[in-house]
RNA sequence: AGAGUUUGAUCCUGGCUCAGGACGAACGCUGGCGGCAUGCCUAACACAUGCAAGUCGAACGAGAAAGUUCCUUCGGGAGCAAUUAAAGUGGCGCACGGGUGAGUAACGCGUAGACAAUCUGCCCUUCAGUCUGGGACAACUUUUCGAAAGGAGAGCUAAUACCGGAUAACAAUGCAUGACACAAGUUGUAUAUUUGAAAGCUUUAUGUGCUGAAGGAGGGGUCUGCGUCCCAUUAGCUAGUUGGUAGGGUAAUGGCCUACCAAGGCGACGAUCCAUAGCUGGUCUGAGAGGAUGAUCAGCCACACUGGAACUGAGACACGGUCCAGACUCCUACGGGAGGCAGCAGUAAAGAAUAUUGCGCAAUGGGCGAAAGCCUGACGCAGCCAUGCCGCGUGUGUGAAGAAGGCCUUAGGGUUGUAAAGCACUUUCAGUGGCGAAGAAAAGUGAGGGGUUAAUACCUCCGCUCUUUGACGCUAACCACAGAAGAAGGUCCGGCUAACUCCGUGCCAGCAGCCGCGGUAAUACGGGGGGACCGAACGUUAAUCGGAAUUACUGGGCGUAAAGCGCACGUAGGCGGUUUGUUAAGUGGGAUGUGAAAGCCCUAGGCUCAACCUAGGAAUUGCAUCUCAAACUGACGGACUAGAGUGUAGUAGAGGGAGGUGGAAUUUCCUGUGUAGCGGUGAAAUGCGUAGAUAUAGGAAGGAACACCAGUGGCGAAGGCGGCCUCCUGGACUAACACUGACGCUGAGGUGCGAAAGCGUGGGGAGCAAACAGGAUUAGAUACCCUGGUAGUCCACGCCGUAAACGAUGAGUACUUGGUGUCGGGGGAUUCGACCCCUUCGGUACCGGAGCUAACGCAUUAAGUACUCCGCCUGGGAACUACGACCGCAAGGUUGAAACUCAAAGGAAUUGACGGGGACCCGCACAAGCGGUGGAACAUGUGGUUUAAUUCGAUGCAACGCGAAGAACCUUACCUGGGCUUGACAUAUUUAUGAAAGCUUUGUGAAAGCAAAGCCCUCUGCGAGCUUGCUCAAAGACAUAAUUACAGGUGAUGCAUGGCUGUCGUCAGCUCGUGUCGUGAGAUGUUGGGUUAAGUCCCGCAACGAGCGCAACCCCUAUCCUUAGUUGCCAGCACAUUAUGGUGGGGACUCUAAGGAGACUGCCUGGGAUAACCAGGAGGAAGGUGGGGAUGAUGUCAAGUCAGUAUGUCCCUUAUGUCCAGGGCUACACACGUGUUACAAUGGUUGGUACAAUGGGCUGCGAAACCGCAAGGUGAAGCCAAUCCCCAAAAACCAACCCCAGUUCGGAUUGGAGUCUGCAACUCGACUCCAUGAAGCAGGAAUCGCUAGUAAUCGUGGAUCAGAACGCCACGGUGAAUACGUUCCCGGGUCUUGUACACACCGCCCGUCACGCCAUGGAAGUUGGUUGCACCAGAAGUGAAUAGUUUAACCCUUUGGGGAGGGCGUUCACCACGGUGUGGUCAAUGACUAGGGUGAAGUCGUAACAAGGUAACC
Repeated sequence: AGAGUUUGAUCCUGGCUCAGGACGAACGCUGGCGGCAUGCCUAACACAUGCAAGUCGAACGAGAAAGUUCCUUCGGGAGCAAUUAAAGUGGCGCACGGGUGAGUAACGCGUAGACAAUCUGCCCUUCAGUCUGGGACAACUUUUCGAAAGGAGAGCUAAUACCGGAUAACAAUGCAUGACACAAGUUGUAUAUUUGAAAGCUUUAUGUGCUGAAGGAGGGGUCUGCGUCCCAUUAGCUAGUUGGUAGGGUAAUGGCCUACCAAGGCGACGAUCCAUAGCUGGUCUGAGAGGAUGAUCAGCCACACUGGAACUGAGACACGGUCCAGACUCCUACGGGAGGCAGCAGUAAAGAAUAUUGCGCAAUGGGCGAAAGCCUGACGCAGCCAUGCCGCGUGUGUGAAGAAGGCCUUAGGGUUGUAAAGCACUUUCAGUGGCGAAGAAAAGUGAGGGGUUAAUACCUCCGCUCUUUGACGCUAACCACAGAAGAAGGUCCGGCUAACUCCGUGCCAGCAGCCGCGGUAAUACGGGGGGACCGAACGUUAAUCGGAAUUACUGGGCGUAAAGCGCACGUAGGCGGUUUGUUAAGUGGGAUGUGAAAGCCCUAGGCUCAACCUAGGAAUUGCAUCUCAAACUGACGGACUAGAGUGUAGUAGAGGGAGGUGGAAUUUCCUGUGUAGCGGUGAAAUGCGUAGAUAUAGGAAGGAACACCAGUGGCGAAGGCGGCCUCCUGGACUAACACUGACGCUGAGGUGCGAAAGCGUGGGGAGCAAACAGGAUUAGAUACCCUGGUAGUCCACGCCGUAAACGAUGAGUACUUGGUGUCGGGGGAUUCGACCCCUUCGGUACCGGAGCUAACGCAUUAAGUACUCCGCCUGGGAACUACGACCGCAAGGUUGAAACUCAAAGGAAUUGACGGGGACCCGCACAAGCGGUGGAACAUGUGGUUUAAUUCGAUGCAACGCGAAGAACCUUACCUGGGCUUGACAUAUUUAUGAAAGCUUUGUGAAAGCAAAGCCCUCUGCGAGCUUGCUCAAAGACAUAAUUACAGGUGAUGCAUGGCUGUCGUCAGCUCGUGUCGUGAGAUGUUGGGUUAAGUCCCGCAACGAGCGCAACCCCUAUCCUUAGUUGCCAGCACAUUAUGGUGGGGACUCUAAGGAGACUGCCUGGGAUAACCAGGAGGAAGGUGGGGAUGAUGUCAAGUCAGUAUGUCCCUUAUGUCCAGGGCUACACACGUGUUACAAUGGUUGGUACAAUGGGCUGCGAAACCGCAAGGUGAAGCCAAUCCCCAAAAACCAACCCCAGUUCGGAUUGGAGUCUGCAACUCGACUCCAUGAAGCAGGAAUCGCUAGUAAUCGUGGAUCAGAACGCCACGGUGAAUACGUUCCCGGGUCUUGUACACACCGCCCGUCACGCCAUGGAAGUUGGUUGCACCAGAAGUGAAUAGUUUAACCCUUUGGGGAGGGCGUUCACCACGGUGUGGUCAAUGACUAGGGUGAAGUCGUAACAAGGUAACC
């Protein structure tokens, strides 16, 4: 610091997602040790049990049980007493410490101040005092009530408990007066009145308490400025409310409370209401500014079961106090009682989730005490948990046979991997055993010294001696021992993002943070191997900051991406010209105070390091006060004229309002002329018309709109404004001077204007025209088209308040190169004059530079450069919606969400493709012609059907006489049946047997095969033996039988492939290098002007060149020449024949086959830019690529082929292999393609006559001759072929017959008889003869081929092949017609245009309906929470009153009593809980209902995107 994701690709906009950090976490898997931290975030839910606040005998009385002393009548008594246990009076403490975050949006908190409006126990300092009396009450004793808790009565008693009196002023009050001062005030002095103190104890001391007063320290209380969350779909709130006067109350100010008076106070700078929330130092993140957060630690606040209340006290309205009410729990003898863990542990519950009912007061701190000490769940420690941070370890070195095993493999190897084993070492940590700190300072005792002092007391300080204190703790650390011994996992490996392979699976199972993987070769699923990253952890999830400049202060935008209010006026507010003076609010400098500590940062230091801890520093960007400056802003004052405005003189204008008036046209009515149609459309029909239309002439009526002029002309703020005249009226501009003197700009709310449609009331109504009706169109047509036609359109008045209200561009000011036009003025020069020229203001339009912009584009009328103010935006959909509120008569408008859902939606530009867009060009594309197909019969192929099988493939053009250049068996892949199993075929291996191999025969059988018999009776022979020519014999070859590897497969996948092929298309295209342009995809070149068959060539040009294609080079053919001359040829010369190149000979000719020539727009004329080239002509065998062929660019169609062959993977292996027989591929209601033959006279039949070329031939072609009507047979000459044969060419021509008919056309079909091939002709061959003689009389819609030696027509040959072409391939003979032309159909090319398409129009895509699921709105209501108002009620408590009752201290007294004052009771006021009624608001739920979203391949149409087929849209 960025990355992924919208597209075919690009740039931009914009959202979503990821990488980082962090956590009081949880979950999954795993888990060795230690240090330091953290640990109920949920139910402020309920709590069993124990502990968490006591202490003082040096305040007081009383006083057990132990102990001890004395006495003793031995029963006991008295004293002392660890300064005693338990309790009581009294004092201090219990308001601290500890917990929690419910409430609280507040002076609660933070920060800075104020109190001249205040309090303060213990502590410190100073001053003064501590005198004299009195009466009680607990404990205790006793009586009594109660289950208990707990009381009640009587009697006794002490005090530092309580009370009276004295004394005290510096206390309080009043008065007088001085000083100070800041309004209330502060302070000094004198004086009067009134009221008010005390306590003792002990260890006998300068002890310690107690009382009054002043001061301090520390701690509270109150007030103020500023800061502190969300909603305006909360806009008004407030009666003690705001203020005053007087009083009450408080420590103290104050409506804090009361009475009276006034009517104020708060609020758009957000009051009030609702929702949420403890605040801060800090913490996390971030470059920072910010954002999020408020656990642990620290400060403040609030709370203590819920609500209310006070008492005591220095302090509380009190967590472990009191009273009352309520809910809950417990005890009960049913009468009554008790309780409050949000203290520490712990329990239950809730929850994803959070620990021990531990040890100790040794340390630190707190309470009490003179002290020892006691108490202390504060605290110090330990326990649990990988919850976090930090550290350590799980060994180290060596070790290649690169072991085994695993995995992969191209089978060679690679990898795991120095990894392991092995060898040599080490011992941290854990283990065992030892040793063993620091945390301890004090306190006390003793002796001594210093200070102080009269003092060797006391107090205090110093060092020394002695005694004593550790929970942790079997501590840390150290030492020894043994042994590699006890210690590694998790996630990931498609991209982002480091890391790849095999197997399994087969859109299944599954994965997934985003994009997305998975449909048979998955680096994405699951497993294995390998690898990557972290490591006692690793991943996931939740929430948070970052990235995100996607809320933009730093630091964004608004023409088209989301975004300028429809327009103006104007309030508040914001901003504001020149100059001068004053001031000092803002601003800048300096100083002071504060900004707690901790934390962060820096520097040191301590634990072996680190985390952690200690110390110092810096920082704390803030606030307040003082002071200095005066440039800028502000405030106040003076002046100015450049902004703004006023006056004067003119100008242009569809600016607005009102009233008149005019002509043309439409329509209607009247009258005439006139006759059969008019009207309307793509074509029609509805409609009008013989009752006289349309047309035409004249007249009349009525309404609306104003042709030409008319113009990217004018005016207006916008909406908008158009005949002419008059009246009223707003604004703008120009010129020159005069005046005012900043009077200005913008503008939240607000107010006004505001097209069309619509609404209300009343008029009007010619034309047009929603709705509606009819006619057409159509599959339908609730549309487009036609005929009619009502609201409405018009007027007046009143509403509505919206538009793609657009320049999709808010208003204002200033600045910044230019050109051209136009409208309204002014000036100058010039002219006879109209023009014209120069210049200057104001408007308006086009082009274009810098600059800007994502690009398109904008460009002095900015979208440039700046300033001021307002409005608006923050992914798409849901949603121009819902609810609420406001406005409206209604329609509806304004404001305006969420749930849910998607990973995009979008802008501009690029390349393609496409268009029922455009331009140009080409092609047998159309047209012009000739002949066909489609109708018939047959042949052949396909579909379909059938079948045991009808094998398989090819399927628009580009499958269908195609693979197949030839299915009777074979072929053959299919079916039925019968056989074989290392196999029909290849290589290798082991064992056994056998002479092998081979041949013959038999049985069975359809054959294959199976079974059997015989013949042959020894192939090679390393070697050995001996009888030297015999025997044995390793090994090999071969066969059989068994074995293992394997063979085999026309089985699957052409969507895994190679190769080959088709097609666009023999169309003219397809690209590259360098350069240039563009942010880029890309463009340029290749476009343009001509030309061509051609991206062929020329010219021009930011392009210059090049490649693959085109053309040419190659073959055939057309002419000529040269050479050669057999088997070909024969002119001339001979010979021979009835006749023939038959023979001698010849090379002239034809021909053959080799080499050359020739054609190049070369020449001429004209056109054209003088070019390329075009037209015509000459010459020439041939003329403008002469005619054919071969040759097929980049690419497209996942085109075709695994059945030609090759080949990956999968599948079968006594069968999906192989052999055999028979059958099938030849079926047949039907449909289609391609052909043949025809329908006849340009013909048919019969006879005769003539002229080719290409080819083929030994398992062959086969002559002559003979036989047969013929197919053919017999026959055998010749020929391996320019020699012989196939071989007859046919149409043509000559002659004859037929005479327009289903025929002498046509030949299908069928019967009979034959021939040939072949093992075989039934299924299922071809041919011949005789007989038969079907359909068919020129073929509907539609459709095919062909532009010259072509079409048409005629025959011939060949491949395949035993046989079997109407097919295919080739050959020659005869031999036309037509092309004006490019409007249209089809295909193609180039340029351009639109696009929402890119799988590319066979595209994309909209809405209803039907079904499933999801969230939401409405809804008769129902339930609950919260709250306002009115009323009832009134516990405890406080205050007040008191005629009841009661009363130790003081007073009086006649001693009976009375008084003062109090207690209890009662009453009144306030008031919690509770209750009643009625509203508001929030949430949940609700039959039914509404729209929305989303789902598999549903239904109906085709609205949009191209001119989307009616341009689209608001």
Background: Small-subunit ribosomal RNA from an uncultured bacterium, 1514 nucleotides, folded computationally. Rfam family: Bacterial small subunit ribosomal RNA. Rfam links the family to the GO terms ribosome and structural constituent of ribosome. Its mean pLDDT, the model's own confidence on a scale to 100, is 83.